[in-house]
Parts: sequence; structure tokens; C1' cells
RNA sequence: AAAGUGAAAUCGCCGAAUUUCCCAUAAAGCGGGAAAGCGGGGGAUCCAGGAUUUUGGGGCUAAUCAUCAAGAAGCGAUGUAGGGUUAAUCCUCCCGACCCGAGCCCGUCAGCUAACCUCGUAGGCGUAUGGAGAGAACAU
Repeated sequence: AAAGUGAAAUCGCCGAAUUUCCCAUAAAGCGGGAAAGCGGGGGAUCCAGGAUUUUGGGGCUAAUCAUCAAGAAGCGAUGUAGGGUUAAUCCUCCCGACCCGAGCCCGUCAGCUAACCUCGUAGGCGUAUGGAGAGAACAU
């Protein structure tokens, strides 16, 4: 000097998962509770369907599907529907680049669906190549 690793703060990312108040606590968080905001499910007429009922069916999520491989099990490969990032106030679009394409739940049962009923508000991380556009906010 370069590369790598760890910690803290600020800032930022995925996601509905944020904010306020009360209790508890030395205190933030965690814990209990109430609201607002955001998100999900159930649930008529009409419409759809004319079938379904173990070849079960269904829900959350971007996370489906296909081929191959293994072939007792385990493990994997290539694509793909679809999705995310690419900070320099925020937002949108484009080029290129880099990634994800998992997992969990209901329990024989659910199309859509006003009123109505009901549930959740976690968890996990660290981008920085550029170009264009409109609006808003702030400062002078």
C1' cells in the first nucleotide's frame, strides 16, 4: 500500500410489517394492551361454473413450470412464468450489469362477492456504472 474480517453510528435495501399513547423496566429493544396507517382471509344477490367430491382441495408469497441427473434415501444441473437492486432530496423511464426464482400454513373445506366477521404488523441484510424526463419539497 492492497485485500480481507469484526464492531459502532449515520444512511440505505427486501418485506404489509410503520407511527402514537398507556403499563412494566434504570433505560432503548424485547413483553402486555389500545388506536391510526398498511397488508391478508372468510362472507349474499347478480355473474361464473355444469361439474367437483384421494388423482383431494385451498391460502400467503415474486417464488410457477419444464427437461435432465440421481434413482432406497440424500444431493444436484440447465432453463423458465414472475420478482429485486443498481442511494447522493424524493419519484418515473431507459441502457448495461448483478441477484432471487425459496419456504410456510389450513385440514376434507372456501369461485366472485355489498353489509358483516376475522387475522398479521415479523424477520433478514449492505447498493454505490451511466443517461434522460416531469412534478413536488427545501434553502437562498